c-di-AMP riboswitch aptamer (ydaO/yuaA leader) from Alicyclobacillus sp. SP_1, 127 nucleotides, folded computationally. Rfam family: c-di-AMP riboswitch aptamer (ydaO/yuaA leader). Rfam's curators write: This family represents a conserved RNA structure found upstream of the ydaO and yuaA genes in Bacillus subtilis and related genes in other bacteria.

[in-house]
RNA sequence: GAUGUUCUAUCGCUGAAUUCCAUGAGAAGCGGAGAAACCAAUCUUUUGGGGUGAAUCGCGCAAGUAGCGUAGGGAAGCCUGCUCCCAAACCCGUCAGCUAACUCCGUAAGCGUUGUAGGUGGUGUUA
Numbered sequence: 001g002a003u004g005u006u007c008u009a010u011c012g013c014u015g016a017a018u019u020c021c022a023u024g025a026g027a028a029g030c031g032g033a034g035a036a037a038c039c040a041a042u043c044u045u046u047u048g049g050g051g052u053g054a055a056u057c058g059c060g061c062a063a064g065u066a067g068c069g070u071a072g073g074g075a076a077g078c079c080u081g082c083u084c085c086c087a088a089a090c091c092c093g094u095c096a097g098c099u100a101a102c103u104c105c106g107u108a109a110g111c112g113u114u115g116u117a118g119g120u121g122g123u124g125u126u127a
Stems, first nucleotide, its partner, number of pairs: 011112004018028003029107006039097001048095001049092004057069003072086004077120006
């Protein structure tokens, strides 16, 4: 000097998943589901159906894993182009269109993303 690993701190990323008071079936905030009329549907019902989520669909593989693409999503304020990354997992249990009142539920988990160009904001410091 370079590379890798570990720990700590700061700052952050995906996500609704934070704050306060407290030891209470807690509160606020945020997020989700069910549930009238009207509207929609005039069909669906094992070829089951539905929900959270960006995560759906297609091809191919004897099957699985891996793979190629894709709806869609992400990459340290915002917009655009290029580039790169993700495109899972789980739940309900035969049952749910929308849906006011109303009812119920969650507030985790896992990490190190911050590349490049143009434009446009905000903040701080100095003069």